Predicted 3D model of a 328-nucleotide part of an RNA (large-subunit ribosomal RNA, domain IV) from a marine metagenome. RNAcentral holds the full RNA, with entries from SILVA. The coordinates come from a structure-prediction model, not an experiment, and the mean pLDDT is 86. It matches the Rfam family "Bacterial large subunit ribosomal RNA". Its family is annotated with ribosome and structural constituent of ribosome in the Gene Ontology.
[in-house]
Context: one part of a larger RNA
RNA sequence: UGAUGUUGAAGGAACUCGGCAAAAUGCCUCUGUAACUUCGGAAGAAAGAGGACCCAUUUUUAGGCAACUAAAAUUGGGUGGCACAAGCCAGGGAGAUGCGACUGUUUAUCAAAAACACAGGGCUCUGCUAACACGUAAGUGGAUGUAUAGGGUCUGACGCCUGCCCGGUGCUGGAAGGUUAAUGCGGUUGGUGCAAGCUAACUUCUGAAGCCCCAGUAAACGGCGGCCGUAACUAUAACGGUCCUAAGGUAGCGAAAUUCCUUGUCGGGUAAGUUCCGACCUGCAUGAAUGGCGUAACGAUUUCUCCGCUGUCUCCAACAUCAACUCA
Numbered sequence: 001u002g003a004u005g006u007u008g009a010a011g012g013a014a015c016u017c018g019g020c021a022a023a024a025u026g027c028c029u030c031u032g033u034a035a036c037u038u039c040g041g042a043a044g045a046a047a048g049a050g051g052a053c054c055c056a057u058u059u060u061u062a063g064g065c066a067a068c069u070a071a072a073a074u075u076g077g078g079u080g081g082c083a084c085a086a087g088c089c090a091g092g093g094a095g096a097u098g099c100g101a102c103u104g105u106u107u108a109u110c111a112a113a114a115a116c117a118c119a120g121g122g123c124u125c126u127g128c129u130a131a132c133a134c135g136u137a138a139g140u141g142g143a144u145g146u147a148u149a150g151g152g153u154c155u156g157a158c159g160c161c162u163g164c165c166c167g168g169u170g171c172u173g174g175a176a177g178g179u180u181a182a183u184g185c186g187g188u189u190g191g192u193g194c195a196a197g198c199u200a201a202c203u204u205c206u207g208a209a210g211c212c213c214c215a216g217u218a219a220a221c222g223g224c225g226g227c228c229g230u231a232a233c234u235a236u237a238a239c240g241g242u243c244c245u246a247a248g249g250u251a252g253c254g255a256a257a258u259u260c261c262u263u264g265u266c267g268g269g270u271a272a273g274u275u276c277c278g279a280c281c282u283g284c285a286u287g288a289a290u291g292g293c294g295u296a297a298c299g300a301u302u303u304c305u306c307c308g309c310u311g312u313c314u315c316c317a318a319c320a321u322c323a324a325c326u327c328a
Base pairs, nucleotide, nucleotide: 001323002322003321004320005319006318007317008316010314011313014312019309027051028050029049030048031047036041038157052079053078054077055076056075058073059072060071061070062069063068080084092307093306094305095304096303098301099299100298104116105115120155121154122153123152124151125150126149132141133140134139158294159293160292161291163224164223165222168221169220170217171216172215173214174213177212178211179210184205186203187202188201189200190199191198192197225243226242227241228240229239252286253283264280265279266278267277268276
């Protein structure tokens, strides 16, 4: 000097990105227990009290004929210590917020989460030699199943809901017309042959699916405007005009895991708050199963605050053990 521990005056988070680490809490019995809530919970909420040993009292249970033995409890009195769950072991607590309903799963070896899954919801395909998948095939899975089944895809408990757009892309349906390959019936011209014929080029017509076309479909992929004016202070604009569009963002939420300007403005908390909570709405660039908004319970989750507690710190010190170092 380092490592691992133990202890520490006064203060008690002033440390720090952040209470990281440490300390504190811890068991049993009794009392007592809030908001909120899906009425189950929250809850060991929180907050308190008692606990050793000795003597006596009362009772219960089990065994036993009984005497009695064992266990559990009740009441009263007393004894000692700094300390009685005397060691080890053994919850810190509370309030608010985001996200995800939950238990679960995951980057074996830097990420455990808000990611994945999930029950529940929707759409779609599939009538059985099913759809779909593997395989060149035979065949196999699906399934010794049969639409209350199976496949695909999106969403993700529950509650309240899920608006408008089918112009584009996709899918489904339609068949009148257009386009169109091979093909088919012909036509014209050439080569060759005595001829039947063979052969080459051009060409009218014929001609399926597809595409064009016509509809439907958004819990399919997706999309959801601009400018100008206007009210008897000002400001604002319920209102009007105009251009464009397939339709111009509804409910809800909103400086948000989304807000650039921005430490927006106001309120709360602090002596002082770029974070936090509650509002406002001027949403650079929210928004409804790419789900929207809430939500009790849950979380080695995120952010903020308070109580307790402490060597995290003010500010370091001592001790124990090990190493380093010096000497032998």